[in-house]
RNA sequence: AGAGUUUGAUCCUGGCUCAGAACAAACGCUGGCGGCAGGCUUCAUACAUGCAAGUCGCGCGAUUAAAGCAGCAAUGCAUAUAGAGCGGCGAACGGGUGAGUAACAGGUGGACAACCUACCCUCUGGCGGGGGACAACAGUUGGAAACGACUGCUAAUACCGCAUGUGAUUGCAUUUCCUAGGAAGUGUAAAGAAAGGCGCGUUUGCGUCACCAGGGGAUGGGUCCGCCCCCCAUUAGCUUGUUGGUGUGAUAACAGCGCACCAAGGCUUCGAUGGGUAGCCGAGCUGAGAGGUUGAUCGGCCACACUGGGACUGAGACACGGCCCAGACACCUACGGGUGGCAGCAGUAGGGAAUAUUGGACAAUGGACGAAAGUCUGAUCCAGCCAUGCCGCGUGAGUGACGAAGGUCUUCGGAUUGUAAAACUCUUUUAUGAGGGAAGAACAUCCCGGGGAGGAAAUGCCCCGGGCCUGACGGUACCUCAGGAAUAAGGGACGGCUAACUCCGUGCCAGCAGCCGCGGUAAUACGGAGGUCUCGAGCGUUGUUCGGAAUUACUGGGCGUAAAGGGGGCGCAGGCGGACAGGUCAGUGGAAAGUGGAAGCCCGGGGCUCAACCCCGGAAAGCCUUUCCAUACUGCUUGUCUUGAGUUCGUGAGAGGAGAGCGGAAUUCAGGGUGUAGCGGUGAAAUGCUUAGAUAUCCUGAGGAACACCAAUGGCGAAAGCAGCUCUCUGGCACGUUACUGACGCUGAGGCCCGAAAGCGUGGGGAGCGAACGGGAUUAGAUACCCCGGUAGUCCACGCCGUAAACGUUGUGUACUAGGUGCAGGAGGUAUCGACCCCUUCUGUGCCGCAGCUAACGCAUUAAGUACACCGCCUGGGGAGUACGCUCGCAAGAGUGAAACUCAAAGGAAUUGACGGGGACCCGCACAAGCGGUGGAGCAUGUGGUUUAAUUCGAUGCAACGCGAAGAACCUUACCUGGUCUUGACAUGUCUGGAAUCCCGAAGAGAUUUGGGAGUGCCGCAAGGAACCAGAACACAGGUGCUGCAUGGCUGUCGUCAGCUCGUGUCGUGAGAUGUUGGGUUAAGUCCCGCAACGAGCGCAACCCUUGUCCUUAGUUGCCAUCAUUAAGUUGGGAACUCUAAGGAGACCGCCGGUGACAAACCGGAGGAAGGUGGGGAUGACGUCAAGUCAUCAUGGCCUUUAUGACCAGGGCUACACACGUGCUACAAUGGCAGGUACAGAGGGAAGCCAACCCGCGAGGGGGAGCUAAUCCCAGAAAGCCUGUCUUAGUCCGGAUUGGAGUCUGCAACUCGACUCCAUGAAGUUGGAAUCGCUAGUAAUCGCAGAUCAGCAUUGCUGCGGUGAAUACGUUCCCGGGUCUUGUACACACCGCCCGUCACACCAUGGGAGUUGAUUGCACCAGAAGCAGGUAGCCUGUCCGCAAGGAGGGCGCUUACCACGGUGUGGUUAAUGACUGGGGUGAAGUCGUAACAAGGUA
Repeated sequence: AGAGUUUGAUCCUGGCUCAGAACAAACGCUGGCGGCAGGCUUCAUACAUGCAAGUCGCGCGAUUAAAGCAGCAAUGCAUAUAGAGCGGCGAACGGGUGAGUAACAGGUGGACAACCUACCCUCUGGCGGGGGACAACAGUUGGAAACGACUGCUAAUACCGCAUGUGAUUGCAUUUCCUAGGAAGUGUAAAGAAAGGCGCGUUUGCGUCACCAGGGGAUGGGUCCGCCCCCCAUUAGCUUGUUGGUGUGAUAACAGCGCACCAAGGCUUCGAUGGGUAGCCGAGCUGAGAGGUUGAUCGGCCACACUGGGACUGAGACACGGCCCAGACACCUACGGGUGGCAGCAGUAGGGAAUAUUGGACAAUGGACGAAAGUCUGAUCCAGCCAUGCCGCGUGAGUGACGAAGGUCUUCGGAUUGUAAAACUCUUUUAUGAGGGAAGAACAUCCCGGGGAGGAAAUGCCCCGGGCCUGACGGUACCUCAGGAAUAAGGGACGGCUAACUCCGUGCCAGCAGCCGCGGUAAUACGGAGGUCUCGAGCGUUGUUCGGAAUUACUGGGCGUAAAGGGGGCGCAGGCGGACAGGUCAGUGGAAAGUGGAAGCCCGGGGCUCAACCCCGGAAAGCCUUUCCAUACUGCUUGUCUUGAGUUCGUGAGAGGAGAGCGGAAUUCAGGGUGUAGCGGUGAAAUGCUUAGAUAUCCUGAGGAACACCAAUGGCGAAAGCAGCUCUCUGGCACGUUACUGACGCUGAGGCCCGAAAGCGUGGGGAGCGAACGGGAUUAGAUACCCCGGUAGUCCACGCCGUAAACGUUGUGUACUAGGUGCAGGAGGUAUCGACCCCUUCUGUGCCGCAGCUAACGCAUUAAGUACACCGCCUGGGGAGUACGCUCGCAAGAGUGAAACUCAAAGGAAUUGACGGGGACCCGCACAAGCGGUGGAGCAUGUGGUUUAAUUCGAUGCAACGCGAAGAACCUUACCUGGUCUUGACAUGUCUGGAAUCCCGAAGAGAUUUGGGAGUGCCGCAAGGAACCAGAACACAGGUGCUGCAUGGCUGUCGUCAGCUCGUGUCGUGAGAUGUUGGGUUAAGUCCCGCAACGAGCGCAACCCUUGUCCUUAGUUGCCAUCAUUAAGUUGGGAACUCUAAGGAGACCGCCGGUGACAAACCGGAGGAAGGUGGGGAUGACGUCAAGUCAUCAUGGCCUUUAUGACCAGGGCUACACACGUGCUACAAUGGCAGGUACAGAGGGAAGCCAACCCGCGAGGGGGAGCUAAUCCCAGAAAGCCUGUCUUAGUCCGGAUUGGAGUCUGCAACUCGACUCCAUGAAGUUGGAAUCGCUAGUAAUCGCAGAUCAGCAUUGCUGCGGUGAAUACGUUCCCGGGUCUUGUACACACCGCCCGUCACACCAUGGGAGUUGAUUGCACCAGAAGCAGGUAGCCUGUCCGCAAGGAGGGCGCUUACCACGGUGUGGUUAAUGACUGGGGUGAAGUCGUAACAAGGUA
């Protein structure tokens, strides 16, 4: 510090996710030791048991008791101990918890002249003299208990008077001072104190601890104030003790704290009130920081103690281990009544993912009491449990290659685990056993000794030295010894992010997953294994916080199109604000002082062997308080100024607004005239109108609405918006110009006003148009688009509504920053007859364009540039502008405006493609123009389907279907049935034997089994070897088994279409672009020109073959003009011709004319056998279709191995209701039949082609010449031509089918061959929708040959020649293709994408008659305990009084306040609810086709 994820790719926006750190954690796997820390985050739930606050006999009385002394004993004295009581102090500390609390609770800084403070310190003064009780105790008595009741006795440091009265307090008077209501002082008056114990010495006493009054201090508290302190405005108004005053009461103290009276205030958009949540802080975590988050442990403060209320005591409480009352709960009970409060330490139950021992000790530290010893202390110090965290240590070290074995992988060679192990040598931390062994302890008290102050002295007090005593931890830390590598390693990960890879298993299953995503038979992503990486007594997972996230942006973001500018204006508050000068110093800056507790963080040092940890010192600590200084800037204030703003004067333009009036054109309607059969409407029609006279046309009239031309890229207005003409009223603006005011300004949350269309209300109006609606069409449907009608509405007046893609998708204002050009309004200059032109300038409105900005597109003085001021708005998509609530509205609805849930995207701009029922240009038998077919028939053949034991397999739109198959009777053959074989039919290696081979038997359907015979080869160094055959065992063979979606190779197709790319350069952030686009031209990216491109490659073309003309050479088997000859080029001869086969020539837009740009090229012509590629062939760019082929071949993987291999016989591939493709033959007269007759080319032939001749009607048979083939044979070409016949008919057409008889091939024609003859003689009379081929030697038609092959289905295929046409205006349309351009929401690319209803499942949510809780407001009832007030009843010791009685007190009663409770009625909130609304998500459901292309109606 970043990374992954939207796309085919790119840039941007934007969310989601990851890597880091941390934790009071939990869970999973694992677990050796030690140190230091931490340990109920949940039910402030309920608690058994034990302990957690007592102490003092030097305050008091009484009781008990062993030993001691005295005594005969009773008993007394002294001493000791224990529990209860009276009394004192403590119990308000310490410890726990975080429920409540949004508050002066907390933090920080101040204030108290408005306060208190036991014990402690210091100072001053005092401590006199009396009195009466009550517990304990004793007796009686109630009760189950808890606990009492009555009578009687008694002490005090308990209680009560009296005396004294320095102070203090209060009143009055008065003096001085101050910062306030005050402080200090003087005088006077009133009321108000005390207690002793112990020690010493004794003569009053002294000492000490207490006690009383007071001053001061210290400590601790109380109160008040400034600032800070969470979320919600879908909480906007709250408040009656409320705000203030006067008086009074209460309090330690101020105060509405309480009360009475008076006034009517107080708080609030700088967020009151209400709701939700929460203890606050020092600090912890994180972060570069600013921030964000947390508030465990430790420390400070607050609050609470079963829930609620209350007071008492006290210095202090409204009191955790006190009291009273109410309530809930629990326990005891004799049913009458009682008792209790772990949020103290342990512990239990419950809850929970989850958190420890019913431990030891007061040795240390601290606390209470005590004169002290000491007692108490679950505070504390320790130990126990837990890897909960942090830190440290160890599980060994060195050597060790046969690189062991084993494992894993393997290309079978090896690699890896791996110096790892073993082995040898060494060490002993830790653990175990044994031994030794600190520090934490120093006080205090006590004892001894010494010294000191004071005192008359003693005790006592202070100081020093010595001594005695005290350790829970603790079998401590630590040290030493012993033996022995001995006692000690796991977790996670390994597709990318992210370090680390292979095999096997699985087969969209099982599973993984933080995000992207893996898994459908070769998974580095699942599971296992080996290996590797990483951390290590831990490692992972989950959760949470911060970070990354500049993703709430103060530091540090944005708003034209990504989310985001309010529809427009006016304007209160607020924010901001021109120039000069003076004052002030609030902000601001500086300095000093105070504060900023300790701990923590940071720095330095020190102590535990180190570290964690601990100790010491320092630094830091934004803030706050006070004082002083500075005065630039801001503020405040005073004075001035004119440039911002405004006013005055002059001129000007304008659909600016409101009202009134007027006008013509057109539509419609009405009346009248003319006139006759249609009009109207559409893609085409129909509905509609019309003989009752329409439409058309002329005249007249009525009525409403809108204002052609001018007219514009124009003007005006804040926006919405504004258009015939005239008048009236009226707003704003621009320019010019002088004077004036003197900052009067800008923006603007709320607020107010305006605000298209539609819509609403009332009343008018209504010509045209026209939602709804009706009808006609279209359509599968058509609740639409089109047509005919037509109501609201559109118009007017008044009143609502308040929204729009209210858009420049761009808030308002100001300033600055190159220009060019057009338009509108004004002014000036120059020059003029003239404002004609030209120049300058201001304002408005457009276009182009530089810098700059921008993700790009684009913006660019009218900014989206550079800045400032203010307002509004945004923070992923969906849910949703929805729900609820509130406000507005007559309603429609508008404004405000969520959440649950769900997704990993949604989106912007640009790029390359693809596509478009977008555009432009161009091509092709693509259409058109023609010719002939297919589709109908019969047959052949292939396919589907069906059937079958099997009908083997593959090919499936074009681009499968007479295809693989250029030959299925057996074989082929892969299929089926049956019979057989298992190292195998085939290959290699080892061993043994034999040459190989041939012949004859037997069984069997055959494979096979079995028997017999013949035969001895080649090389040789003489051992053997090579080939072949048989046998044996093992490695292995074999597979037309699967996967063409694991592959190679080959092939099809787009397409013989003209395209596809690269290097360098340039442009762009980039994907990419340019080149390759453009203007011409071509069959062509063919060529030319132009051009930020310049070149190049693969394609095109050419080179190759063939054909067309000529020449040369060569003439046999070919040829024959001339000569001779023959039946015949038969022979002689010839080398001219044809032909053959080698080599050349020829054609290049070369020439001429025209067009074109002076080009490329095109058009025409000449010449030429051929003319613009002459015809044909071969040749197929980058790529597409996971196209086809594992069954040509090859090949990875998988499967099989007495079978999925191999052999054999028979069957099947030839089936047959049917459907399709491709063909043949026909339907006839351009023909059939019969007879005669003519002319090819290219091929094939030795297991072959087969002549002549003979036989057969024929297929064919016999025969045998020739031929290794320009020689011989196949071999008669056919259509054609000539003649005859048939005469339009199911025929003398057509030949299927069937019967019979044969021929040939072959081991064998039954399933299942071809051919021949005789007989038979079916459908069919030119073929629906639809569809195919062909542009010239082509189509059509005619035959011939060949491959495969024993034979054959040939009508198939591949070739060959014969005869030989028609048509093309043209590119609108169909199909396919190319280039450019445009749109796109497509990129699996239109066979794309995608919307809504409905149906089903699941999820969350709104409404809902209600129901049940929680909480709260108001009104009322009620009123425990308690304090205060009142008091007529009762009681009353200490005081007063001679007494009667009184003062005072208590009980009771009562009043006010008030907790719980109750009634009624509201608010808020939660859960639930028949039914219901929409939403989301789901596999391949249903219906349509809305959107994306002009998406087919933009």
Molecule: small-subunit ribosomal RNA
Organism: metagenome